[in-house]
Context: one part of a larger RNA
C1' cells in the first nucleotide's frame, strides 16, 4: 500500500426494531439428494444450485438403455473412374421398423463444337464428413454476483532515498466522490444524475371500427339520421425548476415549514450495473485450441427410460372452516389473443363435449371475469369442512394414452382442528386477496411472464444480528 480485527468513530440498506401475512406440521405439484436400475442421458452445488438449463420428456424431442441395421455415410466440397436421366405414383411380399425384393401408371434432363464434352442424378474408389466424446483450470461470446452499492483512476505539479502520497483527506450536505466553504494542489476519464420508454395534470390536431350532451326518429339495441362536446385512441405540446414566501445555515451548498398546483423536493415505475471479485457458471445455444473415437465415442429404426421409491431436503398449490361451505339471484375489468384460427346463436348430452356453422384477416367478430353484493339454508361437528386414494362409466388430442395426457359424471371420503427448534417476503395503490391473458404447445401449469380488481397495518428508533460504504487504529498476514 492492501487485506483482517469477538479496534474504534461516523452513515445506510425490510439489515434489526414496530406491523401484516407465511414456510418449517398435514395432504398433492415440482425440483434435488439418495437408493434402485439394462437405462433411470447431462449440467447447476451457500448468499449468486434446488417450479434451475425444461416457454410445456407418451412417439419425436433425447443426448440414456436393449436389439436390429448401414459405412463417402443423414450433411459439405473436391478428385478419378463406370452408367445415363430422374422425380412422383398404386399394389404385393419379407421384417418390430429402418430396409430390402417385386410391380401398375404417370413424368422424363439442360446447353451442346455431337465427342459422356460441360452441368445434373445414380454407383465404385479415395480426399474427407460426422462426434451432446474430454478439458469452461486453454479460450471467444454471453450470464450470474457484490450492488444500481458510490465508489474506481489519470495527466501535470508538489512531497518522499523509496514503496508511494497528495488529488479522494478536513468542516458542512446529499439518494450520490450530490454540492458548497477550506485545504499543495489545479484538471480531467468511467461511474452518480440528466438526455430514453411507461404513467399522473391540462391544451392542441385528427373523428372511425371507438364516443353520445343536445336535435329528430326508433323495432328501444348508439339501432339510424346527425354531432365533435365528453369518453376514448395516437400525434403534437405545456407542466416541476427549491422557481415563490418565512425560518434556520458560514455570506455558501443546503435543510424545515408554507403557498399556488393534478402533481413537490429524484412525482411513480422501467430500461441502463464504474475499475474490478469469485481460475464463479456455461465446450449439451453458439464459436473454437488442444487430446481422443473413425464398419465406431458417428448414422438410421422399434422399443423401453429421462415418470423407478424406504427415506431426506428446496420451491410452491390445496386445507384445517361460519370475516367460512353450499344454494338462488345478480353488477363491475384490464394486458393480450384468434384464419390448418376464435368460435357467437340454435339444437343434443347430468357434465367434460358434440352437431350445425354466423361473424371476423378484427377499437368492427369472437371468447361466462372472480371475489364483492342481495336472499335463504348449515351452527361448531373431523361436520353440508377438506379434498387425498381408490372402483365403475364416458370425453378431448393424437398412428398411437399399457408403462406414461388432460377432463367429466357417478361412488368411494385419507390425512388435517394452525403447525417444534427455527426461518422468509413485504414501507402503498405496495403486503394480502380475487380471477383473467399470454408465450411454448396435437394434447398438458399447482410453473413462468403479463394484466386489471378489492385493498390494509407498522416505522419509537439504530442498543443489538447480517450485509454495505467512508476516516483512523493494531498486526509476526499479502
Nucleotide at each position: 500500500u492492501g487485506a483482517c480485527g469477538g479496534g474504534g468513530g461516523c452513515c445506510c440498506g425490510c439489515a434489526c426494531a414496530a406491523g401484516c401475512g407465511g414456510u418449517g406440521g398435514a395432504g398433492c405439484a415440482u425440483g434435488u439428494g439418495g437408493u434402485u436400475u439394462a437405462a433411470u442421458u447431462c449440467g447447476a452445488a451457500g448468499c449468486a444450485a434446488c417450479g434451475c438449463g425444461c416457454a410445456g420428456a407418451a412417439c419425436c424431442u433425447u443426448a440414456c438403455c436393449g436389439g436390429c441395421u448401414c459405412u463417402u455415410g443423414a450433411c459439405a466440397u473436391g478428385a478419378u473412374g463406370u452408367g445415363u436421366u430422374u422425380g412422383g405414383u398404386u399394389a404385393c411380399c419379407a421384417g418390430a421398423g429402418a430396409u430390402g425384393g417385386u410391380u401398375u401408371c404417370c413424368u422424363u434432363c439442360a446447353g451442346u463444337u455431337c465427342g459422356g464434352c460441360u452441368g445434373g442424378c445414380u454407383c465404385a474408389u479415395c480426399a474427407c464428413a460426422g462426434g451432446u466424446g474430454c478439458u469452461g483450470c486453454a479460450u471467444g461470446g454471453c450470464u450470474g454476483u457484490c450492488g444500481u452499492c458510490a465508489g474506481c483512476u489519470c495527466g501535470u505539479g508538489u512531497c518522499g532515498u523509496g514503496a508511494g502520497a497528495u488529488g479522494u483527506u478536513a468542516g458542512g450536505u446529499u439518494a450520490a466522490g450530490u454540492c458548497c466553504u477550506g485545504a499543495a494542489a489545479c484538471g480531467a476519464g468511467c461511474g452518480c444524475a440528466a438526455c430514453c420508454c411507461c404513467u399522473a395534470u391540462c391544451c392542441u390536431u385528427a373523428g372511425u371500427u371507438a364516443c353520445c350532451a343536445u336535435c329528430a326518429g326508433u323495432u328501444a339495441g348508439g339501432c339510424u339520421g346527425g354531432g365533435a362536446a365528453c369518453u376514448u385512441u395516437a400525434g403534437g405540446g405545456a407542466c416541476a425548476c427549491u422557481g415563490c414566501c418565512g425560518g434556520u445555515g458560514u455570506u455558501a451548498a443546503a435543510c424545515c415549514g408554507g403557498a399556488g398546483g393534478a402533481a413537490g423536493g429524484u412525482g411513480g415505475g422501467g430500461a441502463u450495473g464504474a475499475c474490478g471479485u469469485c481460475a464463479a457458471g456455461u465446450c449439451c445455444u453458439c464459436a473454437u485450441g488442444g487430446c481422443c473415437c473413425u464398419u465406431a465415442c458417428g448414422g438410421g429404426c422399434c422399443g423401453g427410460g429421462c415418470u423407478a421409491c424406504a427415506c431426506a431436503c428446496g420451491u410452491g398449490c390445496u386445507a384445517c372452516a361460519a370475516u367460512g361451505g353450499c344454494g338462488a339471484c345478480u353488477a363491475c375489468a384490464g394486458u393480450g389473443u384468434g384464419a390448418a384460427g376464435c368460435g357467437a346463436c340454435c339444437c343434443c348430452g347430468c357434465g367434460a363435449g358434440g352437431g350445425u356453422g354466423a361473424g371476423c384477416u378484427a377499437a368492427u367478430c369472437a371468447a361466462u371475469a372472480a371475489a364483492a353484493g342481495u336472499c335463504g339454508u348449515c351452527u361448531c361437528a373431523g361436520u353440508u369442512c377438506a379434498g387425498a386414494u381408490u372402483g365403475c362409466a364416458c370425453u378431448c388430442u393424437g398412428c398411437a394414452a399399457c408403462u406414461c395426457g388432460a377432463g367429466u359424471g357417478c361412488a368411494u371420503g385419507a390425512a388435517g382442528u394452525u403447525g417444534g427448534a427455527a426461518u422468509c417476503g413485504c414501507u402503498a395503490g405496495u403486503a394480502a386477496u380475487c380471477g383473467c391473458a399470454g408465450a411454448a404447445c396435437a394434447g398438458c401449469a399447482u410453473g413462468c411472464u403479463g394484466c386489471g380488481g378489492u385493498g390494509a397495518a407498522u416505522a419509537c428508533g439504530u442498543u443489538c444480528c447480517c450485509g454495505g460504504g467512508u476516516c483512523u487504529u493494531g498486526u509476526a498476514c499479502a